[in-house]
RNA sequence: GGGCAUGUAGCUCAAUUGGCAGAGCGAGCGUCUUAUACACGCUUGGUUCCAGGUUCAAGUCCUGGCAUGCCCA
Numbered sequence: 001g002g003g004c005a006u007g008u009a010g011c012u013c014a015a016u017u018g019g020c021a022g023a024g025c026g027a028g029c030g031u032c033u034u035a036u037a038c039a040c041g042c043u044u045g046g047u048u049c050c051a052g053g054u055u056c057a058a059g060u061c062c063u064g065g066c067a068u069g070c071c072c073a
Base pairs, nucleotide, nucleotide: 001072002071003070004069005068006067007066010025011024012023013022019056026044027043028042029041030040031039049065050064051063052062053061
């Protein structure tokens, strides 16, 4: 220098053919216990990497950029 993949909650990841952004872990509170832990219940969570475009509607499609990983040179 060229190619490919990935980027979503604090972390790990879903989100079907474009149609209400979710789960687990975590954190907080409660029940339980002499107490802690475990278990159970509730709550808490987001500028979907950035900037544009298409569309009634974009996490998803298109263009450019950024970051990370892999491959080639």